[in-house]
């Protein structure tokens, strides 16, 4: 330089164009004497920027990062 890959909560990691799910952590609560373990609830994410469609996490171009091969 050139090709491919992956980017979703605090972590890890699903979702084949139609309200973004788990599971660990975190907050309240119930239990308990207290921790612990165990129920229930709850807050929290689609890496960025444009496209294209009624409608994008998803398709398409770009940006940036990290991973892999080639040179």
């Nucleotide at each position: 330089g050139c090709g491919g890959a992956a980017u979703u909560a605090g972590u890890a990691u699903a979702a084949u164009g139609g309200u973004a799910g788990u599971a660990c952590g975190c907050u309240u609560g119930c239990u308990u004497c207290c921790c612990a373990a165990g129920c229930a609830a709850g807050a929290g994410a689609c890496a960025c920027g444009a496209g294209u469609u009624c409608g994008a996490u998803c398709c398409u171009c770009g940006u940036a990062u990290u991973c892999c091969g080639c040179a």

The prediction has a mean pLDDT of 82.
This is a predicted structure of a 71-nucleotide RNA (transfer RNA) from Candidatus Giovannonibacteria bacterium RIFCSPHIGHO2_02_FULL_46_20.
It matches the Rfam family "tRNA".
The sequence is in RNAcentral, with records from ENA.
The organism belongs to Candidatus Giovannoniibacteriota, within Bacteria.